Annotation:
Model confidence (mean pLDDT): 77 of 100. Fluoride riboswitch aptamer (crcB RNA motif) from an Acidobacteriota bacterium, 73 nucleotides, folded computationally.
[in-house]
RNA sequence: CUCGCUGCGGGUGUUGGAGUUCACCUUUAACCGCCCCUCCUGAACGACCGGGGCAGAUGACUCCUACGGGCUG
Numbered sequence: 001c002u003c004g005c006u007g008c009g010g011g012u013g014u015u016g017g018a019g020u021u022c023a024c025c026u027u028u029a030a031c032c033g034c035c036c037c038u039c040c041u042g043a044a045c046g047a048c049c050g051g052g053g054c055a056g057a058u059g060a061c062u063c064c065u066a067c068g069g070g071c072u073g
Base pairs, nucleotide, nucleotide: 009026010025011024012023013022016064017063018062019061020060021059033054034053035052036051037050
C1' cells in the first nucleotide's frame, strides 16, 4: 500500500424528531412508493417523459411534533 473477515463508528430503510430493536450499505454503496392511461414498436415485453388515481409522518414498536376528524369544557 492492496485485499478479505470481524468489532466499533457512520449512513440508509418514499413526509419531521427521539428511544428500543431488526435489516442493509460502508462511498463504484444501501435508499429515492404503488396503480392506470398515454408515448414508442409489425406485435409483445420493458424503461423514460407526460396525465390521472391511491396508502403512509414507523423498516417494526412506542412517544413527541405537524396535519385531519369527532366529542367535551
The organism belongs to Acidobacteriota, within Bacteria. It was read from a public genome assembly, where an Rfam model found it. Of the family's consensus pairs, 100% are formed in the model.